A computed fold for a 72-nucleotide RNA from Candidatus Iainarchaeum sp., annotated as transfer RNA.
RNA sequence: GCCUUGGUAGUGUAGUGGUUAGCAUACAAGACUGUCACUCUUGCGACCCGGGUUCGAAUCCCGGCCAAGGCG
Numbered sequence: 001g002c003c004u005u006g007g008u009a010g011u012g013u014a015g016u017g018g019u020u021a022g023c024a025u026a027c028a029a030g031a032c033u034g035u036c037a038c039u040c041u042u043g044c045g046a047c048c049c050g051g052g053u054u055c056g057a058a059u060c061c062c063g064g065c066c067a068a069g070g071c072g
Stems, first nucleotide, its partner, number of pairs: 001071007010025004018055001027043005048064005
């Protein structure tokens, strides 16, 4: 330098153009318990950046940045 894959709550991940952006965990509050833990309920919290296509983009296209792998 070229190619491939990926980037989504604090963390790990799902999401084939119209979902309230889901799940687990973490955190906070409450219930339970003599206390803690476990368990249950509720809450909080996210689409890497810029542009384009489209009535509508996390999703498709282009460019950039970052990470992993391959070729040279």
Lineage of the source: Archaea > Nanobdellati > Candidatus Iainarchaeia > Candidatus Iainarchaeaceae > Candidatus Iainarchaeum. Its mean pLDDT, the model's own confidence on a scale to 100, is 82. Rfam family: tRNA. Rfam links the family to the GO term triplet codon-amino acid adaptor activity.